The prediction has a mean pLDDT of 84. A computed fold for a 479-nucleotide part of an RNA from an uncultured Clostridia bacterium, annotated as small-subunit ribosomal RNA, 3' major domain. It was read from a public genome assembly. Its Rfam family is "Bacterial small subunit ribosomal RNA".

Context: one part of a larger RNA
RNA sequence: UGACGGGGACCCGCACAAGCAGCGGAGCAUGUUGUUUAAUUCGAAGAAACGCGAAGAACCUUACCAAGACUUGACAUGCAUUAGCAUAGCAUUGAAAGAUGUGAAGAUAUAGCAAUAUAUAUAAUGCACAGAUGGUGCAUGGUUGUCGUCAGCUCGUGUCGUGAGAUGUUGGGUUAAGUCCCGCAACGAGCGCAACCCUUGCCAUUAGUUACCAGCAGUAAGAUGGGGACUCUAAUGGGACUGCCGUAGGUAAUACGGAGGAAGGUGGGGAUGAUGUCAAAUCAUCAUGCCUCUUACGUCUUGGGCUACAAACGUGCUACAAUGGAUAACACAAAGAGAAGCGAAACCGUAAGGUGGAGCAAACCUCAAAAAAUUAUUCUCAAUUCAGACUGUGGGCUGAAACUCGCCCACACGAAGCCGAAGUUGCUAGUAAUUCCGAAUCAGAAUGUCGGGGUGAAUGCGUUCCCGGGUCUUGUACA
Numbered sequence: 001u002g003a004c005g006g007g008g009a010c011c012c013g014c015a016c017a018a019g020c021a022g023c024g025g026a027g028c029a030u031g032u033u034g035u036u037u038a039a040u041u042c043g044a045a046g047a048a049a050c051g052c053g054a055a056g057a058a059c060c061u062u063a064c065c066a067a068g069a070c071u072u073g074a075c076a077u078g079c080a081u082u083a084g085c086a087u088a089g090c091a092u093u094g095a096a097a098g099a100u101g102u103g104a105a106g107a108u109a110u111a112g113c114a115a116u117a118u119a120u121a122u123a124a125u126g127c128a129c130a131g132a133u134g135g136u137g138c139a140u141g142g143u144u145g146u147c148g149u150c151a152g153c154u155c156g157u158g159u160c161g162u163g164a165g166a167u168g169u170u171g172g173g174u175u176a177a178g179u180c181c182c183g184c185a186a187c188g189a190g191c192g193c194a195a196c197c198c199u200u201g202c203c204a205u206u207a208g209u210u211a212c213c214a215g216c217a218g219u220a221a222g223a224u225g226g227g228g229a230c231u232c233u234a235a236u237g238g239g240a241c242u243g244c245c246g247u248a249g250g251u252a253a254u255a256c257g258g259a260g261g262a263a264g265g266u267g268g269g270g271a272u273g274a275u276g277u278c279a280a281a282u283c284a285u286c287a288u289g290c291c292u293c294u295u296a297c298g299u300c301u302u303g304g305g306c307u308a309c310a311a312a313c314g315u316g317c318u319a320c321a322a323u324g325g326a327u328a329a330c331a332c333a334a335a336g337a338g339a340a341g342c343g344a345a346a347c348c349g350u351a352a353g354g355u356g357g358a359g360c361a362a363a364c365c366u367c368a369a370a371a372a373a374u375u376a377u378u379c380u381c382a383a384u385u386c387a388g389a390c391u392g393u394g395g396g397c398u399g400a401a402a403c404u405c406g407c408c409c410a411c412a413c414g415a416a417g418c419c420g421a422a423g424u425u426g427c428u429a430g431u432a433a434u435u436c437c438g439a440a441u442c443a444g445a446a447u448g449u450c451g452g453g454g455u456g457a458a459u460g461c462g463u464u465c466c467c468g469g470g471u472c473u474u475g476u477a478c479a
Base pairs, nucleotide, nucleotide: 001479002478003476004475005474007473008472009471010470011469012468013467015463016462019427020426021425022424023423026318027317028316029315030314031313032312033311034309035308042053043052064304065303066302067301068300069299070298073129077128078127079126080125081124082123083122089102090101091100092099093098107120108119109118110117111116131293132292134291135290136289140287141286142282143281144280145278147276152191153190154189155188156187157186158167159166160165171182172181173180197270198269199268200267202238203237204236205235206234207233208232212227213226216225217224241264244258245257246256247255248254320420324379325378326377327376328375329374336367337366338365341360342359346355347354348353386417391412392411393410394409395408396407397406433455434454435453436452437451438450439449
C1' cells in the first nucleotide's frame, strides 16, 4: 500500500420490511444430469450453465453411428506432359454415391492463300498442395458475460517521506453521482458521472395523399364534388432552467413547500458499461501460433441417431373453477409483415381446409377475427356442463418422403389435479397481474424469443436484521 475481520461509523439498492402474483405438489412442453445406446455429435457448470449457442434436428442442416464408396480429392492457385476435347446421352450393376462399358453432335482466337503452327475453354495423368466442426480459450486476436450504470480509476508539476509511498482523491455540508459548495500543500488535467443521440408526453410553423371531415352538396358507404379547420402523418422549431416566490442553510452548494405549466426538480423509457477482477466463456461464427491426421481424424452417399427413459434438477404452459364454464348477441387497438409473397368477395365442407382469383411492391390491397370487456340465457358447488393428459377412428396441410419423428381438424375416450412441506422468485405505476395481436427463423413445424397495444391494482412504518455494494477508520503472526 492492499486484502481480510462472526471490528466500528456513515450511506445506497425490490436487499429486508409492507404488499400483490407466483415457483416448490399435478399433467404437459422444453433444457440439463444420469443411465442406456452402434450413435444417442459438440460446447455452456454457483451467482454470471440448465426455453443457453439453436431466429426453429423428418432428408438437408449434422459435426455422431452403421454400411457402401472416392483419393490432387466436395473447394483454391500454380507447374509439367498428353488430348483438343471433356462431355450430354444410353446400357449393366447398385439403396444411393459410385463403378464398368458404350459414346452422338461438336470447337474458339491469332498468323497464314493453304497445309500447318501457337494459344485458350475443358479433361486426364503426375507434382506442388488442398482439406480437418481434429487438440490446445492455460499460446492468442476478436467478441461476450460478471461485479455494475456501481462511482469510481488515474496522471503531470509541486510539496512531504531515507524509502515503499503519501498528498491531490482526506475533512464540513450536499447530490442519483469524485454532483456541486466551503475549507485545506497543493495547483491543474484525463478516463468515467452528467449533457450531446433515439423514443414518449405539450404547443407552433410548413405540407395535405393513399390519411382526415367542421360547414356546403351528396351517398348504402368520406363513396364522390369540395375543404385545409380538426385527427393523423413527418420535417423544422419552441418548451423545463431550481427560471420565479417563501422557509431553512454560512449572502454557499442544496433541501422543503408554493405559483404558473402538458410536463418540476435526472419528466418516463432506451442506447451508452471507466481502470480493472474472475488464467471467467468461446480454437464449433471468424481469424490465428504450435501440435496431430494425409487411400484418412479428409470427401461423397443411403439409412439410423441428435426425439432413447428407472430416476433427479432448472425454466415455462395449462389447470384445479362461479371474480367461473357454456351458448347467443355486440363494441374498442397498437405495432408489424407481404411478390417463388399477402391473398379478398363468392361458393363447397361440421371443421382443419378446398375451389376461386379481385386487389396490392402497399397511410391505398391483404394477413385481420383483436381478446379480455359489455348484454342476455343457462349450469348451482358436484371431480361437476371444472380440468384437459392419454388413447381409438376418420379427415386436412406442407413436403420426393411425415414409420422411427411434423402440425392442424372432427367425433369418441376423459387420467392426475380440489391451490401445493421445507424452502424460494419477480415486481414501486400505466408497474405487477390479466388479456389478446404481430414479427424474426421458416417448405412445414412455438407453451420459446423479440416487439405491440387493451384492462389495470395493492403496499412502501422504516433501515434492527439477511444479501450485495460504496466511503472513512481500526486490528492483523496474510501478500